[in-house]
């Protein structure tokens, strides 16, 4: 410099172009105990940035930004 993969919530991961973007853990708050833990409920919190195709984009296309793995 180049090719290929990845980027989605604190973390780890799901989403045939069309559901209201969802599980788990963790975070709040009840609930249960004489307290804590387990437990049970509820609730907060995300699509890397920008075009672009499309009626409609996580998702196809382009560019950047990042990270990874390889070849010079």
């Nucleotide at each position: 410099u180049c090719g290929c993969c990845c980027g989605u919530a604190g973390c780890a991961c799901a989403a045939c172009g069309g559901u209201g973007a969802g599980u788990g853990c963790u975070c709040u708050c009840g609930c249960c105990u004489g307290a804590u833990a387990u437990g049970c409920g509820a609730g907060g919190g995300a699509u890397g940035c920008g075009a672009g195709u499309u009626c409609g984009a996580c998702u196809c296309u382009c560019g950047c930004c990042g990270g990874g793995c390889g070849g010079a």